The RNA shown here (transfer RNA) has 73 nucleotides and comes from an uncultured Clostridia bacterium. The sequence was found in a public genome assembly. Its Rfam family is "tRNA". It is annotated as a transfer RNA. Rfam describes the family as follows. Transfer RNA (tRNA) molecules are approximately 80 nucleotides in length. The coordinates come from a structure-prediction model, not an experiment, and the mean pLDDT is 80.
RNA sequence: GCCCCGGUAGCUCAGUUGGUAGAGCAUUGGACUGAAAAUCCAUGUGUCGCGGGUUCAAGUCCCGCCUGGGGCA
Numbered sequence: 001g002c003c004c005c006g007g008u009a010g011c012u013c014a015g016u017u018g019g020u021a022g023a024g025c026a027u028u029g030g031a032c033u034g035a036a037a038a039u040c041c042a043u044g045u046g047u048c049g050c051g052g053g054u055u056c057a058a059g060u061c062c063c064g065c066c067u068g069g070g071g072c073a
Stems, first nucleotide, its partner, number of pairs: 001072007010025004019056001028042004049065005
């Protein structure tokens, strides 16, 4: 330098054919207990890596850039 995969909540990750952004864990509050642990109930405020473009509408499609991993030379 070229090619492939990834970047979404505090963490690990889903998100189908473009149509209201989600799950588990964690956090916080409550129940239970003499007190704790365990268990149960409730609880999301995210510039979807950054900037443009297409579209009525973009996490999703197109272009450029940044960044992590792998491959070729």